[in-house]
RNA sequence: UCCCCGAAACGGCAAACCGUUGGAAACAGCGGGACGCAAAGCCACCGGCCUUCAUUCUGGCUCUUAAUCCAAGGGACAGAAAAUGGCAGCGGGGCCCCCGAA
Numbered sequence: 001u002c003c004c005c006g007a008a009a010c011g012g013c014a015a016a017c018c019g020u021u022g023g024a025a026a027c028a029g030c031g032g033g034a035c036g037c038a039a040a041g042c043c044a045c046c047g048g049c050c051u052u053c054a055u056u057c058u059g060g061c062u063c064u065u066a067a068u069c070c071a072a073g074g075g076a077c078a079g080a081a082a083a084u085g086g087c088a089g090c091g092g093g094g095c096c097c098c099c100g101a102a
Stems, first nucleotide, its partner, number of pairs: 005100002012037002017032006035089001041095003045092003048087003055081005061075005
């Protein structure tokens, strides 16, 4: 001096919750607030998790054409699927960084 590591100190960040703004939502920004954090600094690359506006499928209902059935087209609703939307304070990985006791 560097790495692993993590005592102390100077400092740093800020969960839940509240207010407000954006967003369909998940969630995010800002202000307050501190549960915690040595990378709780940055990056969605891998796994995982969250969301579902639009989209697709299914269901019954309903409207139009039609006297009815069939058929075609439309509408709102319900359910399901699914990131291209999110989470870095879920794990891994990448990049970078303050201090220096054992």
Molecule: c-di-GMP-I riboswitch aptamer
Organism: Alphaproteobacteria bacterium